Predicted 3D model of a 75-nucleotide RNA (transfer RNA) from a Spirochaetales bacterium.
RNA sequence: GGUGCCGUACCCAAGUGGUAAGGGACAGGUUUGCAAAACCUCCAUGCACCGGUUCGAAUCCGGUCGGCACCUCCA
Numbered sequence: 001g002g003u004g005c006c007g008u009a010c011c012c013a014a015g016u017g018g019u020a021a022g023g024g025a026c027a028g029g030u031u032u033g034c035a036a037a038a039c040c041u042c043c044a045u046g047c048a049c050c051g052g053u054u055c056g057a058a059u060c061c062g063g064u065c066g067g068c069a070c071c072u073c074c075a
Base pairs, nucleotide, nucleotide: 001071002070003069004068005067006066007065010024011023012022018055027041028040029039030038048064049063050062051061052060
């Protein structure tokens, strides 16, 4: 330098054009002598960034950044 895959909450992670699932953590509550455990509630106005297409984009298109893998070149 080239190719492919990936980037979603504090962490993991589903989601291939029509209200962004789920689990864990944190926080609040119930219970408990105090805790732990259990149970309930809460937690994204927004999907790496910019632009485009569209009535409508996490999703499609172009570019940029970052990560991983492979290939090529130089030494």

Rfam family: tRNA. Its family is annotated with triplet codon-amino acid adaptor activity in the Gene Ontology. Rfam classes the family as a transfer RNA.